The RNA shown here (glmS glucosamine-6-phosphate activated ribozyme aptamer) has 164 nucleotides and comes from a Candidatus Fermentithermobacillaceae bacterium. The source organism's lineage runs through Bacteria, Bacillati, Candidatus Fermentithermobacillia, Candidatus Fermentithermobacillales and Candidatus Fermentithermobacillaceae.

């Protein structure tokens, strides 16, 4: 260093990389003056780099293989594989004056929706420091979101029965 076994820990813009893109080196071809060096473009090989920036989100089982939100960039955050708290179905549960049935909407802070308010470090991009020939990597600093969510107010079925 590798392999096997055992144990522990670690996640959801999460994990991985044989495509692509990019970088360096080597070789070759073309271009502009006759040559060399150099330059630009293209091809091949080798070795590398990158391959989602955070916020948010879990009744149980199954299914599916899905960015919920915005930021950055405007070139790849492309593409592929695996996974996933979303979504669908069922069960159970909650709300709909009480009870029962069905329906609708939800998920234990348990109606969609509307409005007001709260939400006490967003991160990358950027700047600086360090590493590397380089693509890039690590660290520190500062600024800027939306959705979701909490609270207040508004806001709700059918049939039977029953209460006010």
């Nucleotide at each position: 260093a590798g392999u096997c076994u055992u144990g522990u820990g670690a996640a959801a813009g999460c994990g991985c990389c044989u495509g692509g893109a990019c970088u360096u080196c080597c070789g070759g071809a073309a271009c502009a003056a006759g040559a060399c060096c150099g330059g630009u473009u293209c091809c091949g090989g080798a070795a590398g780099u990158u391959g989602a920036c955070g916020a948010g989100g879990a009744u149980a089982g199954g299914g599916c293989a899905a960015u919920u939100c915005g930021a950055a960039a405007g070139a790849u955050u492309c593409g592929g594989c695996g996974g996933g708290u979303a979504c669908c179905c069922u069960a159970c549960g909650g709300u709909u004056g009480g009870c029962c049935a069905c329906g609708a909407c939800c998920g234990u802070g348990a109606a969609a929706g509307g409005u007001c308010u709260c939400u006490u470090a967003a991160a990358a991009c950027c700047u600086c420091c360090g590493g590397g020939u380089g693509a890039c990597c690590g660290g520190a600093g500062a600024a800027c979101a939306a959705c979701a969510g909490g609270g207040g107010c508004c806001g709700g079925g059918u049939g039977g029965u029953u209460g006010u």